[in-house]
Formats: sequence, C1' cells, structure tokens
RNA sequence: CGCGCUGAGGGGCGCUGCAGCUCACCGUUGAAAGCCGGGUGAGUCAGGCUUGGUGUGGUGGUUCAACGUAGCAACGGCGCCCAUUCAUU
Repeated sequence: CGCGCUGAGGGGCGCUGCAGCUCACCGUUGAAAGCCGGGUGAGUCAGGCUUGGUGUGGUGGUUCAACGUAGCAACGGCGCCCAUUCAUU
C1' cells in the first nucleotide's frame, strides 16, 4: 500500500439517483456457443467514505521497538421526525 472480516462515527421515515449489483437487448469478435471490453433500457440502490481491531498478500525501511503521560476525529444529496447537547424565553 492492496484485499477480506469486524467494530465505531446517535437513529427513523420518505424522495431522487451516481457508482456498484441483477436481468434483458444492441453492436464487436467468432463456425457456433461463449469470453473480454463497448452501448441502451428496466430493477435495486444515499456508510460505497473515514477510522479502530484483525487476517492475508506485496513493497520499502532500521531515524526501530517498548513503557508512561496528555489529547482525540473529519466527513456522509434533499425533506421531515426523534434522540442528545448548548443558549434564550
């Protein structure tokens, strides 16, 4: 750094819909079926993001590691509602 699993970032309902996913169709290739990549339509879709833990793979490093103390997230389309906190009345 990549991938898998999992926890957290307070919740609920509705709407739209990008990516992703499913199905169908078109075209390409091919003897054909089909595969790769391309296009269209329908359905589904607003934790897909960040971060902690863990497993695994790769790359690099030794300015490493251990212990202690202190501090601690940021973000997440639109509308409504609840919860929490602060201020005012």